Record summary: This is a predicted structure of a 172-nucleotide RNA (FMN riboswitch aptamer (RFN element)) from Cohnella sp. AR92. The RNAcentral record of the sequence draws on Rfam. The prediction has a mean pLDDT of 75.
[in-house]
């Protein structure tokens, strides 16, 4: 240090004024808020080296930070679905017999796992180069419910999870 497979934690934020109404954190003004990974011209911290009278500047090496809208994943839903599991049929076989018990078949649920679905940026400026930098406008945000239509309440959810950390074991 790669790899395989296991274990243990961790692993999402936001309605505050105001208006209208019988009723709205759901409409209408104004506020608020962005998961993971990968990029990245960000910015910081150490170290080295070189320059320089110095402040200090440049480079290379590392840690640590930078995108809601670039590039991919995750959660909701849909469609196939292996191994298993579980419910229920009583159709067949076998055995008991009063309900029965085993086996095989069937409908239907769950299921790793695959596929689909899945929202949204432009201008300007700097610069060799911007989909990320700095200015500035701008847009997006599963599904159920709801005394009224929800990115912000309420539920499935003490879920599920893309992924982070650490642990400990083989093999090379």
């Nucleotide at each position: 240090u790669c790899u395989u497979a296991c274990c243990u934690u961790c692993g999402g934020g936001g309605c505050g004024g105001g208006g209208u109404g019988c009723a709205a954190u759901u409409c209408c003004c104004c506020a608020c808020c962005g998961a993971c990974g990968g990029u990245g011209a960000u910015c910081g911290g150490c170290a080295g080296a070189u320059c320089g009278g110095a402040g200090g500047a440049u480079c290379u090496g590392u840690c640590g930070u930078c995108a809601g809208u670039c590039c991919g994943u995750g959660a909701c839903c849909c469609g196939c679905g292996g191994a298993u599991g579980c419910u229920g049929c009583u159709u067949c076989c076998g055995g008991a017999u009063a309900a029965c018990c085993g086996g095989a078949g069937c409908c239907g649920c769950a299921g790793a796992g695959c596929g689909g679905u899945u929202g949204a940026c432009c201008c300007g400026g700097u610069g060799c180069g911007a989909a990320u930098c700095c200015g500035g406008g701008a847009c997006c945000g599963a599904c159920a419910g709801u005394u009224a239509a929800a990115g912000u309440c309420u539920g499935g959810a003490u879920g599920g999870g893309a992924g982070a950390a650490g642990g400990a074991a083989g093999c090379g």

Rfam family: FMN riboswitch aptamer (RFN element). Rfam describes the family as follows. The RFN element is a highly conserved domain that is found frequently in the 5'-untranslated regions of prokaryotic mRNAs that encode for flavin mononucleotide (FMN) biosynthesis and transport proteins.